A computed fold for a 270-nucleotide part of an RNA from Actinomadura darangshiensis, annotated as large-subunit ribosomal RNA, domain VI. Taxonomically the source falls in Actinomadura (Bacteria, Bacillati, Actinomycetes, Streptosporangiales). The prediction has a mean pLDDT of 90.

[in-house]
Context: one part of a larger RNA
RNA sequence: CGUAGGAGAAUUGUGAGGGUCUGUCCCUAGUACGAGAGGACCGGGACGGACGAACCUCUGGUGUGCCAGUUGUCCCGCCAGGGGCACGGCUGGUUGGCUACGUUCGGUCGGGAUAACCGCUGAAAGCAUCUAAGCGGGAAGCCUUCCUCGAGAUGAGUUCUCCCUCCACCCUUCGGGGUGGGUAAGGCCCCCGGUAGACGAUCGGGUUGAUAGGCCGGAGAUGGAAGCGCCGUGAGGUGUGGAGUCGACCGGUACUAAUAGGCCGAGUGG
Numbered sequence: 001c002g003u004a005g006g007a008g009a010a011u012u013g014u015g016a017g018g019g020u021c022u023g024u025c026c027c028u029a030g031u032a033c034g035a036g037a038g039g040a041c042c043g044g045g046a047c048g049g050a051c052g053a054a055c056c057u058c059u060g061g062u063g064u065g066c067c068a069g070u071u072g073u074c075c076c077g078c079c080a081g082g083g084g085c086a087c088g089g090c091u092g093g094u095u096g097g098c099u100a101c102g103u104u105c106g107g108u109c110g111g112g113a114u115a116a117c118c119g120c121u122g123a124a125a126g127c128a129u130c131u132a133a134g135c136g137g138g139a140a141g142c143c144u145u146c147c148u149c150g151a152g153a154u155g156a157g158u159u160c161u162c163c164c165u166c167c168a169c170c171c172u173u174c175g176g177g178g179u180g181g182g183u184a185a186g187g188c189c190c191c192c193g194g195u196a197g198a199c200g201a202u203c204g205g206g207u208u209g210a211u212a213g214g215c216c217g218g219a220g221a222u223g224g225a226a227g228c229g230c231c232g233u234g235a236g237g238u239g240u241g242g243a244g245u246c247g248a249c250c251g252g253u254a255c256u257a258a259u260a261g262g263c264c265g266a267g268u269g270g
Base pairs, nucleotide, nucleotide: 001152005163006162007161008160009159010158011157015149016148017147018146021049022048023047024046025045026044027043033038051106052105053104054103055102059100060099061098062097066093067092068091069090070089071086072085073084074083075082076081110144111143112142117137118136119135120134164269166181167180168179169178170177171176186264187263188262189261190206191205192204193203194202211257212256213255214253215252216251217250218249220246221245222244227240228239229238230237231236
């Protein structure tokens, strides 16, 4: 910009893409077959491999503003307690998130038309013949069935809901047309954010509000804070006390910030 008014939702699916894999073992059955050795078709079941998708309950990884321990040095006047730097100084653990080495699931089944091939009926050609007329069967392959996208599918589809006969000027074949303006439904800007993200976009929220931060509670992590008491000559131990501290998680709460405001947007539809 289009989809012959303007919007908000929900859809159909022309079409496009993805997927389509495979092994071993068991039963049937040591059966059919075979002198024996050996050893099935058909049908049923179990367990895998590779590949793919989703997810984070479990097991792990990561976890640079979580917790603890600890070395050297400098600083906070000293003790105690802390802070900076040294690869996050090093070490042990670790919530959310993201992840695989983790978990779950997938290929199936079914329908249709066929290939080679196997047939029925059957003439030309009194026979024969799957073919000439006609009718069946038959593949991991083809079209579907499964998953994803999808009406710019200009062939622009469908359904539901919402808004609407405004004002001025110009033209007019008096049916109407054009331009400008303020609006409707609605949308955007702006702002608070994340299940989104390079930016746009997308999704949620904007006081009639829990969107983010703070605060409160919970979960979870760390693993026993500081101070003080007691014990020990001391290093240290112990009690107060599952203590203190704590990112992202789950809730609550208007304390802070989403205030205020601006813009676009039809005229009953050739």